[in-house]
Molecule: c-di-GMP-I riboswitch aptamer
Organism: Armatimonadetes bacterium UBA5829
RNA sequence: UGCGCGAAAGGGCAAACCAGGGGAAAUCCUGGGACGCAAAGCUAUUGGGGCUAAAUCACUAUCCGUGACAUGCUUGCCAGGCUGCCGAA
Repeated sequence: UGCGCGAAAGGGCAAACCAGGGGAAAUCCUGGGACGCAAAGCUAUUGGGGCUAAAUCACUAUCCGUGACAUGCUUGCCAGGCUGCCGAA
């Protein structure tokens, strides 16, 4: 000097749950609240996994219901990509 790691400092995000609202639902938004997170920042038009099943199709056959299925959801499920504060031993 470079690389790796990530102590400390300044901070950041915000699980469950509660209230209100959107949605068929999964789930999302707002406020409260903190389980945790060094990327718990972004990307679902990068890949995989998982969740829901409105519409549609099939069956039953008035209906109800049952099965299939994502174009819906999940980035705080696992990776990939992009970006990012501080840098001790």